[in-house]
Small-subunit ribosomal RNA, 5' domain from a bacterium, 473 nucleotides, folded computationally. Its mean pLDDT, the model's own confidence on a scale to 100, is 87. The full RNA is in RNAcentral, with records from ENA and SILVA.
Context: one part of a larger RNA
């Protein structure tokens, strides 16, 4: 000198763009954050112009594995980069083939009943794109090559949307490997599923992934193991570069979701707002038993030097469902708060010497503040008031928002501070104080004339900021 997710002190006019719990992955009141489909299904209720329209619960389908948050863990194929073979892939696209005949249940509902509740139990009836069987099989799978196995679902306004089998694609994902990836040797030995093989199991898939047997291997000063620290990267800051430091915002990947473990469903999870078990904590309870998980958006307490609103809208973009209309969306788009940062603008311009008054200094003559002020003549950015009023949206639909922008009106009117002045370092005098009070980044100032303390006048620097502190180059 640069930089900052900064903080603190003094000060503070406006706008644009960005940013905003770095600490306790501490605990959380309240509201919202994932639903949707009646063009899958039966029953119920409401309205009706008797044509029809609507509602919520249930079964069923798809979605809840995305989006959003956090960085605890992780020194690892986790990440980055470059390769690889033994895999999966709902929705989407292309192509081929098919969509036949039956059956038994069950929720909601009705009845009885247990419980404070959460939640059930028994009996009875019922539907389906829910479940099951038979038939069929272009492909597909298994095969001892003879053969064997395996599917479907309908809806309807008749236009379509679906369903099943198979092949290919696209997308996304799982797996393996080379190289790179912090510090410590005051950590030197580590390892028994350990290293390899065979058989078997398991997986979508290769593999000690698991298991039985066999062999005795495998790693390590090119740093194994252990300990500590840490999410990684694109990037960011700095620097002439080499390098050093960092990993906030934005983007990619990973990991986690009160703590630990487990699986279920599913194309996909071992699942933040799903389930089960254990634990800690909080709450309800009729003491028998139950409920909960903000590291989603707001918000609260706590911690802290320190970090915002319990806001608006789905108008746009995107996502889920739906044939669609549409519904949902704290994703997102906006608004609010904060000089936290960057950028831009303003706080007036010209003229004006009796060099006014006042202040300060003085050798008492004067000097300086200083064209500064006043006065005179102008202008009106920003702000204020009034009016018009968008683009963003496509035929319609605008939260932002009566916002931006434009026009008019009034009047210099509403808008300057902070730090410093001994040297480094740009800018000096007077008074007060008297090794006191104090200053200080280093050197050092202060003990009676202090350019170094405090005040004033003057001056220097930066400017809606200026200083200080902290960190880093």
């Nucleotide at each position: 000198g640069g930089a900052c997710g900064a903080a603190c002190g003094c000060u503070g006019g406006c706008g644009g763009c960005a940013g905003g719990c770095u600490u306790a992955a501490c605990a959380c009141a309240u509201g919202c954050a994932a639903g949707u489909c009646g063009a899958g299904c039966g029953a119920u209720c409401c309205c009706u112009u008797c044509g029809g329209g609507g509602a919520g619960a249930g079964c069923g389908g798809c979605a809840g594995a995305c989006g959003g948050g956090u960085g605890a863990g992780u020194a690892a194929c986790g990440c980055g980069u470059g390769g690889g073979a033994a895999c999966g892939u709902g929705c989407c696209c292309u192509u081929c083939g098919g969509u036949a005949c039956g059956g038994a249940a069950u929720a909601g509902c009705g009845g009885u009943u247990a419980g404070a509740a959460a939640u059930g139990a028994c009996c009875g009836a019922u539907a389906a794109u829910a479940c099951c069987g038979u038939a069929u099989a272009c492909g597909a799978c298994c095969u001892u090559c003879g053969g064997g196995u395996g599917a479907a679902a309908g809806a309807u306004u008749u236009a379509u949307c679906g369903c099943c089998g198979a092949a290919g694609g696209a997308u996304c994902g799982g797996c393996c490997c080379g190289c790179g990836u912090u510090g410590g040797a005051u950590u030197a030995g580590c390892u028994a599923g350990u290293u390899g093989g065979u058989g078997g199991g398991g997986u979508a898939a290769a593999g000690g992934c698991c298991u039985a047997c066999c062999a005795a291997g495998g790693c390590g000063a090119c740093g194994a193991u252990c300990c500590a620290u840490a999410g990684c990267u694109g990037u960011u800051c700095u620097g002439a570069g080499a390098g050093g430091a960092a990993g906030a915002u934005c983007a990619g990947c990973c990991a986690c979701a009160c703590u630990g473990g487990g699986a279920c469903u599913g194309a996909g999870a071992c699942a933040c707002g799903g389930c089960c078990c254990a634990g800690a904590c909080u709450c309800c309870u009729a003491c028998g038993g139950g409920a909960g998980g903000c590291a989603g958006c707001a918000g609260u307490g706590g911690g802290g030097a320190a970090u915002a609103u319990u806001g608006g809208a789905c108008a746009a973009u995107g996502g889920g469902c739906g044939a669609a209309a549409g519904c949902c969306u704290g994703a997102u788009c906006c608004a609010g708060c904060c000089a936290u940062g960057c950028c831009g603008c303003g706080u007036g311009g010209a003229u004006g010497a009796a060099g006014a008054a006042g202040g300060c200094c003085u050798u008492a003559g004067g000097g300086u503040u200083g064209u500064a002020a006043a006065g005179u003549c102008c202008u009106u950015u920003c702000g204020a008031u009034g009016g018009u009023g968008a683009a963003g949206a496509u035929a319609a639909u605008g939260a932002c928002g009566g916002u931006a922008a434009c026009c008019a009106u009034a009047g210099a009117a509403g808008a300057a501070g902070c730090c410093c002045c001994g040297g480094c370092u740009a800018a000096u005098u007077u008074c007060g104080u008297g090794c006191c009070a104090g200053c200080a980044g280093c050197c050092g100032c202060g003990g009676u004339a202090a350019u170094a303390c405090g005040a004033a006048a003057g001056g220097g620097g930066c400017u809606a900021g200026c200083g200080u502190u902290g960190u880093u180059c």